[in-house]
Context: one part of a larger RNA
Molecule: small-subunit ribosomal RNA, 5' domain
Organism: uncultured prokaryote
């Protein structure tokens, strides 16, 4: 000087910002991911018979984003800075089609099983679900002969999808150089290990995996082993090198109870998706079933410590629809906290008998002190009325009757906290007697203590002063 700070004594307003650094401890309860009838068939309900509306499927897009949290990792994880074997849904721009068929399922009906979770037989149907077949400009494969691979409608009739390919954008995936803490009281480590053939996997390079061959490969310029740790632009500090750090915000990486594993898909080995183990918690008719807050509230615990089980989709921005709109605990306000930074305010002139009243006193005064009273003023915040936006662009404002602006009333509602023995700005008197205590160092108290306690007085800062912890 600086802080996500904590404490202990006080506390007027206001804006702007932060607010579980510890138990990646375990959660009740609510919400936090839906969305389209301009893909389908079917059912309810109401009716003016023209249609409205709700509902469970099946599809189709989004749940790979957007939020959280750093347990784990000293790594090409992250920063710079390159390279070559790659993939990209949605969206831009071009080129070419969009034709003929089948077969089936859920729902819903019959009917069984189970406490429930849920799930078994029938019997029938529909699509932008799913299969064929026909075409291929350009697409892929070749032994260069040849071989293969595609579409789906919809609807208000003007669009908006579908299929192939090309290129772009934009996202990503993989590789290298160099940079990234501490231990030598870790000196040796490595058999898919190092390289080389083929092969197979991948979107794609590669021992990424497997056959064989060959013995390599790292290593005192620190291998390997331990410890500790998310990394970064930044913050903090300092003149500055440098030193500490990694909350907020932003970029990236990792994790989502704890370990595996993979579906689906343009993207996940997926927080709020599925399987399996496993430690826990609930239900249960004991056969068996649910369940994951490091999502935002909120609880318990733990802790010196860190907030409301709030409002709105008005703005921004996302999903999703053609679109009206749905949905968003992203976000935008609100609530609570002096947790910090700024910023105001608690008045303001004048007022000597230097009032009382206290405290020193040499008993003469001194001092508090223009300080108060009084006397004139003023009205910032607060307080009551009253008017009221901007944020919205034609409509649509949670914030909100907020901001701000008029008007009224009254000095009226509004000061402390530490310290005064040197460092170090501030002295007296009482009390107490090496006690009681006081201390950041030096040191002070054993009978005249400016050090310890109070009281008067002063010195600093000031809606905060102080200690206590960290850093520099």
């Nucleotide at each position: 000087a600086a802080c996500g700070a904590a404490c202990g004594c006080u506390g007027g307003c206001g804006g702007c910002a932060g607010g579980c650094u510890u138990a990646a401890c375990a959660c009740a309860u609510g919400c936090a991911a839906g969305u389209c009838g301009a893909g389908c068939g079917c059912c309810c309900a109401c009716u003016u018979c023209g249609g409205u509306g709700g509902g469970a499927g099946c599809g189709g897009c989004a749940g790979a984003c957007g939020g959280g949290u750093g347990a784990g990792u000293a790594a090409c994880g992250c920063g710079u800075g390159g390279g070559a074997a790659c993939c990209u849904a949605c969206c831009u721009a071009g080129u070419a089609g969009u034709a003929c068929g089948g077969a089936a399922u859920a729902g819903c009906c019959c009917u069984g099983g189970g406490a429930a979770a849920c799930u078994g037989g029938g019997a029938g149907u529909a699509a932008u679900a799913c299969c064929g077949u026909a075409u291929a400009c350009g697409c892929c494969c070749u032994u260069a002969g040849g071989g293969g691979g595609a579409a789906a409608g919809a609807u208000u009739u003007a669009u908006c999808g579908c299929u192939a390919u090309u290129a772009g954008a934009u996202g990503g995936g993989c590789c290298c150089g160099c940079g990234u803490u501490g231990g030598a009281u870790u000196a040796g480590c490595u058999a898919g290990u190092u390289g080389g053939u083929a092969a197979g996997g991948u979107a794609a390079u590669g021992g990424c995996u497997u056959a064989c061959c060959a013995a390599g490969g790292c290593g005192a310029c620190g291998a390997u082993c331990u410890a500790u740790a998310g990394c970064u632009g930044g913050u903090c500090u300092g003149a500055g090198a440098g030193g500490a750090u990694g909350a907020u915000c932003a970029g990236c990486c990792a994790c989502a109870c704890u370990g595996g594993g993979a579906c689906u898909g343009a993207g996940a080995c997926a927080c709020g998706g599925c399987c399996c183990a496993g430690a826990c918690u609930c239900c249960u008719a004991c056969g068996g079933g649910a369940g994951g807050c490091a999502g935002c509230a909120g609880u318990a615990g733990g802790g010196a410590a860190u907030a409301u089980u709030g409002g709105a989709c008005a703005a921004u921005g996302g999903g999703c629809g053609a679109a009206a709109g749905c949905c968003u605990g992203a976000u935008c306000c609100a609530g609570c906290c002096a947790u910090g930074c700024c910023g105001c305010g608690u008045g303001u002139g004048u007022g000597a008998u230097g009032a009382a009243g206290g405290c020193c006193u040499u008993a003469g005064g001194g001092u508090u002190g223009u300080a108060a009273a009084a006397c004139a003023c003023u009205u910032u915040c607060a307080u009551u009325g009253g008017u009221g936006a901007a944020g919205a662009u034609a409509a649509u404002g949670a914030c909100g009757g907020u901001a701000a602006c008029c008007a009224a009333a009254g000095a009226a509602g509004a000061a402390g906290c530490u310290c005064c023995g040197g460092c170090u700005a501030a002295c007296u008197u009482c009390g107490u007697g090496c006690c009681a205590g006081c201390a950041g160092c030096c040191g002070c108290g054993g009978u005249a203590a400016u050090a310890c306690g109070a009281a008067g007085g002063g010195a600093g800062c000031u809606a905060g002063c102080g200690u206590u912890g960290u850093u520099c």